[in-house]
Molecule: transfer RNA
Organism: Acidobacteriota bacterium
RNA sequence: GGCGGGAUAGCUCAGGCCAGUAGAGCGCACGUCUCAUAAGCGUGUGUGCGCCGGUGCAAAUCCGGCUCCCGCCA
Repeated sequence: GGCGGGAUAGCUCAGGCCAGUAGAGCGCACGUCUCAUAAGCGUGUGUGCGCCGGUGCAAAUCCGGCUCCCGCCA
């Protein structure tokens, strides 16, 4: 340099094809239970869609450019 995959919550990841309230598990906080701890159960917790621009009533999602990470090829 070429090709492919990826970047979404503190962590690990769905969702993107077909735009319409941003999610799950874990974590964390509080409560409950217990003599107590853990587990379980309940409630709660989030300036989160890599950056810039375009289209559109509306963009994580479509289009263009860029940055970074991983793999393959040279």